[in-house]
Parts: sequence; structure tokens; C1' cells
RNA sequence: UGAGUCUGCUAAAUGGUCGCGGCUGCAUAACCGAAAGGAUGCAGGUGAGGAAAGUCCGGGCUUCACAGGGCAGGAUGCCGGAUAACGUCCGGUGGAGGUGACUCCAAGGAAAGUGCAACAGAAAUAAACCGCCGUCAGGGCUGGGCUUUAGGCCGGUAUUCUGGCGGUAAGGGUGGAAAGGCGGUGUAAGAGACCACCGUUAGCCUGGCAACAGGCUAAGCCAUGUAAACCCCAUCCGAAGCAAGACCGCACAUAAGGCAAUACGGCGGCCCGCCGUGCUUUAGGGUAGGUCGCUUGACGCUGGCGGCGACGUCAGUGCUAGAUAGAUGACCAUUCAAGACAUAACCCGGCUUAUCGGCAGGCUCAUAAA
Repeated sequence: UGAGUCUGCUAAAUGGUCGCGGCUGCAUAACCGAAAGGAUGCAGGUGAGGAAAGUCCGGGCUUCACAGGGCAGGAUGCCGGAUAACGUCCGGUGGAGGUGACUCCAAGGAAAGUGCAACAGAAAUAAACCGCCGUCAGGGCUGGGCUUUAGGCCGGUAUUCUGGCGGUAAGGGUGGAAAGGCGGUGUAAGAGACCACCGUUAGCCUGGCAACAGGCUAAGCCAUGUAAACCCCAUCCGAAGCAAGACCGCACAUAAGGCAAUACGGCGGCCCGCCGUGCUUUAGGGUAGGUCGCUUGACGCUGGCGGCGACGUCAGUGCUAGAUAGAUGACCAUUCAAGACAUAACCCGGCUUAUCGGCAGGCUCAUAAA
């Protein structure tokens, strides 16, 4: 210098005008209200994100349920650790990819059972299609012998073909996968049939908390793949969610009591009797509405200490939206690298996805120079 890899930070800046939500202060005779206050105005200060998103996991909080256990259902699945918890994170192990930094992996069980395995191929969990070998039969052939005119007979198998029977999993071909691999011994040809090495499995030893690694010994290897197919094993999970929920409570149904008049209306005219009608107090469920939940929190920043790290702990310091039909916007000017994805609704920890660009640091590879 070029190419790459990992981690962290940032998310145009400055000024002006108008507007909106919360908060604080002040003002109001001229709006409401008895008042408190509401409402309005003025001033000050404040007002989205790294993902506020998807709502995919985990937790706090709330209400309901709950002796204990089981079924069903769901999630997770190498080991150790972190944490409030996790399917997240950290450190390792094993496997895969990359020259490398580094990245990726739901990574328990396929000798509990069931299912599935297209096409190709002779055959897919069980094998003989070709090939190789043996043998028998029949041809072909003729390096042999006898006889001979042609030829015939007896042989032979160096050479060659066909068929039957048998052996063979070395070789060919098909496939993702073909009965551990490779080399030798061996054999008629072959074969873990036997041997060395590698692999596999089992046992033991050593190291490690463990996953696992290394070594030694033994076994000749019977047993295909697939469990984000059913399933089995182990661990975990009560349900619903802030429109959760708690409190106050105009109205109004209803109930109980008190007071007054002894009135009015109805029961077809009269009497008795019965029913209804007034005012008021209390109870009452809880509508309209209001208050709380609501933002000080497993919080941020700085520093020390412990830890490889995730993280923990101590000290100091900071307060940074809180609406409820839902605010955070519009315009102008200047500058530049020309502005992406996207807008809180109870809160927090993660994951995933979207994103114009910019900055910083660690590391790797290549080339060159000193």
C1' cells in the first nucleotide's frame, strides 16, 4: 500500500419563526365554580430509537387458580460457567469451511418399536448383471500318436466359443449410501480366511471439575441412512396480560328507616280494607368521569478491585418523554461528507429483521522498503 476478519461508537450541524404534550412559576373583575381548583394567557425548562419494529424467547409486576402427584401439550438437548431468568451470553470440547485472522453447527438415542428411502442399478439391508475361477457336456482348433487314397480313430487344451452346475464381493457399472480402508500373505479364483498400518468397538491407565484427549491391551468388525418423521430418554414450563389491576365515584335500578299530610288517585256508587303518589337519610352494585398503576430502574456514567471472559462488587456522581384519541411537527437561512431504516403506550434482559454513511481499535494474508 492492497485485500480481509472481529469488536465498539455514531445516526448531519448551527441559528431563527410558528405550533403541540408534560412539568414549574406568575397572572386573570371582565370564562366555569361556594371554595379548592379547572380553563386561558405569559415566562422558563423539557420532550423517541439503535433498532422505539417483528411480538419470537426470558423475567419483574398484577389478577385468578393452586395439598401432593399424574395425563395431555409445548420448549430445550456436547461440557463447565454467568444471570432475576432464558431457547441469551461467556469459556471450552468435538465436527465442518477458510492459506490465515476467523466463521458455522438443535451436537442425546437408529441393537425399544413403527414409518420412509424417488430415480438409477442385477441387487437397498439384502445381493452374482458383467467379469474372474473350477467342473461337466458339445463345438472350434491341432504343437501329439495310429492308420491312410480322400479321410477316419485315439488324444491334447498352448490357443478359442457356447451352454449347464458350482465357487467368488478382488475388478466393472448404478447410486447419497453396495457389507471397514489400504498393502501384503494366501487361493483354482477369491474373501479379516490370515498379517502390518489406519479406522471402529470394549476394557484399563494417565491428564482434565467435565465434555473429551493421549497411551496400552483385546476383539476380525455381526448392526445402511433418516428422529427441525412418529417415537424413546433427560430437564424445564399453572393461566391470562397494564383494555393487567387498585381506589374514589355524578346518574340510576333496588332495599331499609324517618318525617309530613290523613291529602289525592285506583279497586265502576258508599264504608272497611288494599295498592300507588311526596320529602329526606342510609345502604347498594357500580355507569359517566377522575386518581393511581406510570416511570428511580436487575438504571446510566466515571474510577478502583476480583475474574481469561460473560459478569460481580465497592466508591463517587446523574435523573433523561409519560400521553389516553393519544405530543415530539412545519417553514426559512447557512454549512457539509447531502442525511438511511424507522416513531414510545407498564417496565427490563435477549434474539431476529431493516438501515445512507462516518469514526476508532485489535488481528490476519500478500507485496515492497529499512
Bacterial RNase P class A from a Clostridiales bacterium, 370 nucleotides, folded computationally. The organism belongs to Eubacteriales, within Bacteria. It is recorded under the gene name rnpB. Its Rfam family is "Bacterial RNase P class A". Gene Ontology terms of the family: dimeric ribonuclease P complex, ribonuclease P activity and tRNA processing.